[in-house]
């Protein structure tokens, strides 16, 4: 060098759900009902794994606390390319 792999960036792609109802405010947003989405996050564990058992890690699963439901912003996850650890040759 080069191949993996783990973490940062930068660029692409990226879904669901009321343009709901009502005050207030120039705007932009707030507060209140009421119906929903699940893909930051976060919690749970019965999938799965680690190792039979205890135990532990946990998921795109399950709950909606937070988030979100015109666009915008954000976004789990994927692909490329730079840097930085660790491996392996």
């Nucleotide at each position: 060098a080069g191949c993996g792999u783990c973490g940062c960036u930068g660029c692409g792609g990226g879904a669901g759900a009321g343009a709901g109802c009502g005050g207030a405010u120039c705007a932009g947003u707030c507060c209140g009902c009421c119906g929903c989405c699940g893909a930051a996050g976060g919690a749970g564990c019965a999938a799965c794994c680690g190792c039979c058992c205890c135990c532990g890690g946990a998921a795109u699963c399950u709950c909606u606390c937070a988030g979100g439901c015109c666009a915008a912003a954000g976004g789990a996850c994927c692909g490329c390319a730079g840097c930085g650890g660790c491996g392996c040759c």
Molecule: Glycine riboswitch aptamer
Organism: Sphingomonadaceae bacterium